Large-subunit ribosomal RNA, domain I from a Dehalococcoidia bacterium, 577 nucleotides, folded computationally. Its mean pLDDT, the model's own confidence on a scale to 100, is 81. Lineage of the source: Bacteria > Bacillati > Chloroflexota > Dehalococcoidia.
[in-house]
Context: one part of a larger RNA
RNA sequence: GGCACAGGGCGGAUGCCUUGGCGUUAACAGCCGAUGACGGGCGCGGCUCGACUGCGAAAAGCCCCGGUGAGAUGUCCAGCUAUCUUAAGCCGGGGAUUCCCUAAUGGGGCAACCCACCUGGCCAAAAGCCAGGUACUCUAUAUGAGAGGAUACCAGGGGAACUGAAACAUCUUAGUACCCUGAGGAAAAGAAAUCGAAUGAGAUUCCCGGAGUAGUGGCGAACGAAAGGGGAAUAGCCUAAACCACGCCGACUUAGUGGACUUGAGUCCUAUGUCGACGUGGAGUUGCAAGGUGCAGCGGAUAGUGCUCAAGAGCUAUCGCAGAGUAAAAAACUUUCUACUUAGUCAAAGGUCCCUGGAAAGGGCCACCAUAGAAGGUGAUAGUCCCGUAGAUUAAAAGCAGAAAGCUCUGGUUGCAUUCUUAAGUACCACGGGACACGAGAAAUCCUGUGGGAAUCUGGGGUGACCACGCUCCAAGGCUAAAUACUGUUAACGACCGAUAGUGAACCAGUACCGUGAGGGAAAGGUGAAAAGUACCCCGUUGAGGGGAGUGAAAUAGAACCUGAAACCUUGUGCCU
Numbered sequence: 001g002g003c004a005c006a007g008g009g010c011g012g013a014u015g016c017c018u019u020g021g022c023g024u025u026a027a028c029a030g031c032c033g034a035u036g037a038c039g040g041g042c043g044c045g046g047c048u049c050g051a052c053u054g055c056g057a058a059a060a061g062c063c064c065c066g067g068u069g070a071g072a073u074g075u076c077c078a079g080c081u082a083u084c085u086u087a088a089g090c091c092g093g094g095g096a097u098u099c100c101c102u103a104a105u106g107g108g109g110c111a112a113c114c115c116a117c118c119u120g121g122c123c124a125a126a127a128g129c130c131a132g133g134u135a136c137u138c139u140a141u142a143u144g145a146g147a148g149g150a151u152a153c154c155a156g157g158g159g160a161a162c163u164g165a166a167a168c169a170u171c172u173u174a175g176u177a178c179c180c181u182g183a184g185g186a187a188a189a190g191a192a193a194u195c196g197a198a199u200g201a202g203a204u205u206c207c208c209g210g211a212g213u214a215g216u217g218g219c220g221a222a223c224g225a226a227a228g229g230g231g232a233a234u235a236g237c238c239u240a241a242a243c244c245a246c247g248c249c250g251a252c253u254u255a256g257u258g259g260a261c262u263u264g265a266g267u268c269c270u271a272u273g274u275c276g277a278c279g280u281g282g283a284g285u286u287g288c289a290a291g292g293u294g295c296a297g298c299g300g301a302u303a304g305u306g307c308u309c310a311a312g313a314g315c316u317a318u319c320g321c322a323g324a325g326u327a328a329a330a331a332a333c334u335u336u337c338u339a340c341u342u343a344g345u346c347a348a349a350g351g352u353c354c355c356u357g358g359a360a361a362g363g364g365c366c367a368c369c370a371u372a373g374a375a376g377g378u379g380a381u382a383g384u385c386c387c388g389u390a391g392a393u394u395a396a397a398a399g400c401a402g403a404a405a406g407c408u409c410u411g412g413u414u415g416c417a418u419u420c421u422u423a424a425g426u427a428c429c430a431c432g433g434g435a436c437a438c439g440a441g442a443a444a445u446c447c448u449g450u451g452g453g454a455a456u457c458u459g460g461g462g463u464g465a466c467c468a469c470g471c472u473c474c475a476a477g478g479c480u481a482a483a484u485a486c487u488g489u490u491a492a493c494g495a496c497c498g499a500u501a502g503u504g505a506a507c508c509a510g511u512a513c514c515g516u517g518a519g520g521g522a523a524a525g526g527u528g529a530a531a532a533g534u535a536c537c538c539c540g541u542u543g544a545g546g547g548g549a550g551u552g553a554a555a556u557a558g559a560a561c562c563u564g565a566a567a568c569c570u571u572g573u574g575c576c577u
Base pairs, nucleotide, nucleotide: 001576002575003574004573005572006571007570008569009568015562016526017525020497021496022494023493024492025491026490027489028488029487030486031149032148039101040100041099042056043055044054046080047079050076051075052074062095063094064093065092066091067090068089071084072083073082106115107114108113116134117133118132119131120130121129122128136146137145138144139142153184154182155181156180157179158178164171168218194201195200205232206231207230208229215223216222236479237478238477239423243282244281245280246279247278249276250275251274252273258269259268260267261312262311263310264309265308266307287457289422290421291420292418293417294416295415296414297413298412300319301318302317303316304315305314321411322410323409324408325407333406334405335404336403337402338401340399341398342397344393345392346391350366351365353364354363355362367384368383369373376386377385428452429451430450431449432448433447434446435445438464459474460473461472462471463470513520514519533561536548537547538546539545
């Protein structure tokens, strides 16, 4: 030095475990903020240096209410002391307090600091202290609103490139990432100038499917519908205009042309007439056109009513009848009841038997409960030990939803006629762009920068150039729940992970650390059933570490602690050289 056997060290793989993650489903909730948010700074404890949690000078807390309850004074973190338990402590609901910075808002500022003014209080007064106020913008001007924050979801305004095309320019990536604005618990969309070709359907949204089809495409790469069909959920409405009334402003008119609801007779009018603009209220809202207006017919009761009389019609009020309603279409509130959420409560049934063992829940033996044999814990594997589970049951307070009642609101219809109305710089056209699955194409449809510019019901749009016929719809105003998306809470689940996995983070992690900064960003789990965490003795520097002793089932479970692989280091013995 090699080989073999046996042992040790180092190391932390593997196995087992799970406090943590990941995902799915269901129900519920969904904004916070000048009444000062989000996020921070600094403080607050009997012994408290530090950190976490909680709280705010009323400072690990104060008050009220409900539940629970014999213990409590949070955790790392044991102990001491002093207390509370006259109902503490803990859980839930409501309230009080809530320093300083921060939109930060009295002014300033290098955030958590500096400096003021006004009013009031304490004070004899000053000083000082305490309390309140003092930013800006907007509007409908008052008990006003805004600003700022928030992971995702949503709408709008802007808007890439790497990439793919095996290069690259149209194209693609992609209207993606990203930036900005705005809103809500959802948003957006939405009651056909729709789709289409059936004997047509009948707002929107979402899912399945049609279908990788029809198409688009340097017809390359690639992009990629729609209707019909099946489901989820369903809900429809209001203006503008015609016409009427009133108000206000302006203009005109001695004509009784005209008007005072209509008819007849009277009476009155220089605005009580006519015209125009505006405002408010009524009316009215569509395509088989509808509405208005005029006339006529029909339609509950009573009362009142305009310059006079008679008749008629109309209008108003009350009652009745019918209907509707607070989430759109008008809007506020009260009472009662019920359900749910935010704490809880009750909850069956085994053994002092035998065996193994440190320990019984294991193996025997004999029982019992079950609307409960889900899960977890307990010294190994427990229906009957604990916590629970099935099933019952509960709310002072707050929230939320529903029902009923009060309450509130609404109410004509038919026929004929009609020179009234039905959204204009709009539709449409040309040029230039964009969106449509559709890249200018035969390119309809939608949006619009520039220019031109209709009809108006005997009207207009669409039907994929365009024309005819047919069919279908009614633009140029607006509102609208649900089904859908996302996040959280609660509950349940998983042919999801099990510490190099699963979140970056199972552990005091967005921490330590790095970077001027934007930003980047870790490692790190396991003694034992129970600390019973090794009294006492010895060596050693009053060490580190170790040897005895003791605990324990086990200490080669001794805190550098379950198991403890390999590389690597080494000891002993044997053989070989």